[in-house]
RNA sequence: UUUUCCGAGGAGCGUUGCAGCCUGCCGAAUCCGGCAGGCCAGGCUCGGAAGGAUGGCGGCACCGCCAUCCGGUCACAACGGCGCUCACGUCAC
Numbered sequence: 001u002u003u004u005c006c007g008a009g010g011a012g013c014g015u016u017g018c019a020g021c022c023u024g025c026c027g028a029a030u031c032c033g034g035c036a037g038g039c040c041a042g043g044c045u046c047g048g049a050a051g052g053a054u055g056g057c058g059g060c061a062c063c064g065c066c067a068u069c070c071g072g073u074c075a076c077a078a079c080g081g082c083g084c085u086c087a088c089g090u091c092a093c
Base pairs, nucleotide, nucleotide: 003050004049005048006047007046008045009044010086011085012084013083014082015081018043020039021038022037023036024035025034026033027032042079051070052069053068054067055066056065057064058063
């Protein structure tokens, strides 16, 4: 840096359908592209893990399994199409 998974950023319902995914068809040797249909508004940001160490058990060994540890305290984001509703906070009456 990238990938996968998990968590957080308060929620619910409806709606549009870009990216993406799936199906079919067409062009095309493949790659790839186009069309139609379906799904589709946490796809973004932040944080964590995908490891290590120690001990024990099985085991000739490689290896596998189990347990424990990898600190404490305080403070703290910016955003997410449209419509409606709820929650929370502030101000006014």
A computed fold for a 93-nucleotide RNA from Betaproteobacteria bacterium SCN2, annotated as SAH (S-adenosyl-L-homocysteine) riboswitch aptamer. The source organism's lineage runs through Bacteria, Pseudomonadati, Pseudomonadota and Betaproteobacteria. Its Rfam family is "SAH (S-adenosyl-L-homocysteine) riboswitch aptamer". Its family is annotated with S-adenosylhomocysteine metabolic process and regulation of gene expression in the Gene Ontology. On this family, see Wang et al., Mol Cell 2008: "Riboswitches that sense S-adenosylhomocysteine and activate genes involved in coenzyme recycling". Its mean pLDDT, the model's own confidence on a scale to 100, is 76.